[in-house]
Context: one part of a larger RNA
RNA sequence: GACGAACGCUGACGGUGUGCUUUAGACAUGCAAGUCGAACGAGAAAGCCCUUCGGGGUUAGUACAGUGGCGAACGGGUGAGUAACACGUGGGCAAUCUACCCCUCGUAGGGGGACAACCGGAGGAAACUCCGGCUAAUACCCCCUACGCUUACGGAACCGCAUGGUUCCGUAAGGAAAGGUAGCUUCGGCCAUCCGGCGAGGGAUGAGCCCGCGGUACAUUAGCUAGUUGGUGGGGUAACGGCCCACCAAGGCGACGAUGUAUAGUUGGUCUGAGAGGAUGAUCAGCCACACUGGGACUGAGACACGGCCCAGACUCCUACGGGAGGCAGCAGUCGGGAAUCUUGCGCAAUGGGCGAAAGCCUGACGCAGCAACACCGUGUGAGCGACGAAGGCCUUCGGGUCGUAAAGCUCUGUUGUUGGGGACGAAGGGCGAGGGGUUAAUAGCCCCGAGCUUGACGGUACCCUUCGAGGAAGCCCCGGCUAACUACGUGCCAGCAGCCGCGGUAAUACGUAGGGGGCGAGCGUUGUCC
Numbered sequence: 001g002a003c004g005a006a007c008g009c010u011g012a013c014g015g016u017g018u019g020c021u022u023u024a025g026a027c028a029u030g031c032a033a034g035u036c037g038a039a040c041g042a043g044a045a046a047g048c049c050c051u052u053c054g055g056g057g058u059u060a061g062u063a064c065a066g067u068g069g070c071g072a073a074c075g076g077g078u079g080a081g082u083a084a085c086a087c088g089u090g091g092g093c094a095a096u097c098u099a100c101c102c103c104u105c106g107u108a109g110g111g112g113g114a115c116a117a118c119c120g121g122a123g124g125a126a127a128c129u130c131c132g133g134c135u136a137a138u139a140c141c142c143c144c145u146a147c148g149c150u151u152a153c154g155g156a157a158c159c160g161c162a163u164g165g166u167u168c169c170g171u172a173a174g175g176a177a178a179g180g181u182a183g184c185u186u187c188g189g190c191c192a193u194c195c196g197g198c199g200a201g202g203g204a205u206g207a208g209c210c211c212g213c214g215g216u217a218c219a220u221u222a223g224c225u226a227g228u229u230g231g232u233g234g235g236g237u238a239a240c241g242g243c244c245c246a247c248c249a250a251g252g253c254g255a256c257g258a259u260g261u262a263u264a265g266u267u268g269g270u271c272u273g274a275g276a277g278g279a280u281g282a283u284c285a286g287c288c289a290c291a292c293u294g295g296g297a298c299u300g301a302g303a304c305a306c307g308g309c310c311c312a313g314a315c316u317c318c319u320a321c322g323g324g325a326g327g328c329a330g331c332a333g334u335c336g337g338g339a340a341u342c343u344u345g346c347g348c349a350a351u352g353g354g355c356g357a358a359a360g361c362c363u364g365a366c367g368c369a370g371c372a373a374c375a376c377c378g379u380g381u382g383a384g385c386g387a388c389g390a391a392g393g394c395c396u397u398c399g400g401g402u403c404g405u406a407a408a409g410c411u412c413u414g415u416u417g418u419u420g421g422g423g424a425c426g427a428a429g430g431g432c433g434a435g436g437g438g439u440u441a442a443u444a445g446c447c448c449c450g451a452g453c454u455u456g457a458c459g460g461u462a463c464c465c466u467u468c469g470a471g472g473a474a475g476c477c478c479c480g481g482c483u484a485a486c487u488a489c490g491u492g493c494c495a496g497c498a499g500c501c502g503c504g505g506u507a508a509u510a511c512g513u514a515g516g517g518g519g520c521g522a523g524c525g526u527u528g529u530c531c
Base pairs, nucleotide, nucleotide: 001530002529003528005527006526007525008524009523012379013378014377015376016375017374018372019371020337025335026334027333029332030331031330034070035069036068039067040066047058048057049056050055077290078289079288087214088213089212090211091210092209093208096207097206101203102202103201104200105199106198107197109143110142111141112140118133119132120131121130122129123128149174150173151172152171153170154169155168156167157166158165159164179195180194181192183190184189216262217261218260223253224252225251228250229249230248231247232246233245234244235243265287266286267285268284269280270279271278272277292313293312294311295310296309315326316325317324318323343369345368346367347366351365352363353362354361355360382412383411384410385409392403393402394401395400416472417468420465421464422463426458429455430454431453432452435449436448437447438446439445475520476519477518478517479516480501481500482499486515487514488513489512490511496503497502
């Protein structure tokens, strides 16, 4: 000098940040991922109205569910593991994939059978499960068509970086699709600069793999290794590869530190320092890893998946004892541990994300508010005049000195506070929409412009005006030397102090108290850690 600090004493306000460093301990409760009716079939009730009392209408094609699509692999948390191509940096992929998005070219012909929901039945304490029957689709399946796609074979040209790459030609085989909505309609269909589907090529973005170099302690760890090292052939993967397998060979690594052990997420950065360096890796940003512990795959463009599935284990809970349920290292919150670390708050108004044509819905991301002097920054606790140097305290050589212009008193001010009013920026976009225009046969519809109205959690907050009134607002540490600041009394090697040197045994500037003084100041000291 610094701190994610803690402890003691003290404590007025504001702004901006920060806040479990310990048990990756265990968790009650609520919320944290949904959305689409413009993909699809089905479809209530309460309430209200009418009623011939049977019912009907409305609610409403709404709610709750189901099929299907997209998302759920993002966002958020943590740092356990990891000394490793995990990270950083620079390269490589002629060894690769990429949903949504953008561009270009082409394409959408015909047909079929189901399964949920629903209905009926059965089992179970529950979780839930089973049987039978009906049904739709952008769900599923088959056929046709086929490009510059895939595979095999044959040929040519060009190129390169070793395996080879690119392009072209030919033959054979294989591989697609889905519709929806608005408008018009003669109900046949037509049509749109709409939204989607399929094939191919390119881009963008994201990801995977490989390599050089770099960043740690111990040699009181010296040898390590059988899928081990290489080859051939296969399997597997989006892809290279002992990644896996069969066979063959006997290799591979190591004092330039292998192997082992210990420790550790990593980087941008942060702290310190003139720098070199040292230390560190909270918040913020990038990458990685993990999600009760261990293992596994499924789905998918993408996971071996925090709020998905299966198995095993520990733990907790329910049970009718047969069997089931759960995973806060999401946001709050609880217990525990600890020197120590916050509210079971408000809102989607903004920014961003998911879905949707849109309106919109969801969003503990985020925006805000709350708590904490935890940190930094700013402001205040008044200003001017005021000597008889008042009273009082302390000291005294008893003359006086000092606290001290300090107080009182007089004159002011009004930051802040109090009172009463006004009152935002953050809002761009979206919604409603008088009116106008275009298209048109049309005063349907659609499209464009559009006055005006509306949409803010924070918040009646910031800010502004006003009222009152010096009123409500100062402490902490130190005073032997280092080190800035001295006397008195008490104590008498006692009680005590202390960072080091050292003080204290009768005049202690070093202990305790007082007066005075010094330092910093809403803080001041102590402790811890780093430079």
Model confidence (mean pLDDT): 84 of 100. Predicted 3D model of a 531-nucleotide part of an RNA (small-subunit ribosomal RNA, 5' domain) from an uncultured bacterium. The RNAcentral record of the full RNA draws on ENA, Greengenes and SILVA. It matches the Rfam family "Bacterial small subunit ribosomal RNA". Its family is annotated with ribosome and structural constituent of ribosome in the Gene Ontology.